[in-house]
RNA sequence: UCUCGAUAAAGGCAAAACUGGUGAAAGUCAGUGACGCAAAACUACAGGGGCUAAGGUGUACAAACUUAUCGAUCGUACAUGAUGCCAGCCAGUUACCGAA
Numbered sequence: 001u002c003u004c005g006a007u008a009a010a011g012g013c014a015a016a017a018c019u020g021g022u023g024a025a026a027g028u029c030a031g032u033g034a035c036g037c038a039a040a041a042c043u044a045c046a047g048g049g050g051c052u053a054a055g056g057u058g059u060a061c062a063a064a065c066u067u068a069u070c071g072a073u074c075g076u077a078c079a080u081g082a083u084g085c086c087a088g089c090c091a092g093u094u095a096c097c098g099a100a
Base pairs, nucleotide, nucleotide: 004098005097012037013036017032018031019030020029021028022027035088041093042092043091047090048089049086050085051084056080057079058078059077060076061075065071
């Protein structure tokens, strides 16, 4: 230095759940809390993968309007789709300690 990872030392992080904030949601922030973690540190268009679907677009339906037809808009449902997210899924980058 590379690999590796102890029933070592010094420290660190904090799942679920609950409470509060934020957000359309996914999620995220704070507190409590510890399931776990040797990278559970950092990186999210320009590696893979995953989550959500507000706005947009498409389709359907209903109402109202209109002399009538057509049908914009609005509403509801479904579909689509990141510009929203996730690194405690893999990955990339950097790093503390040192028994075998």
The prediction has a mean pLDDT of 81.
This is a predicted structure of a 100-nucleotide RNA (c-di-GMP-I riboswitch aptamer) from Fictibacillus sp. BK138.
NCBI's taxonomy places the organism under Bacteria, Bacillota, Caryophanales, Fictibacillaceae, Fictibacillus.
It was read from a public genome assembly, where an Rfam model found it.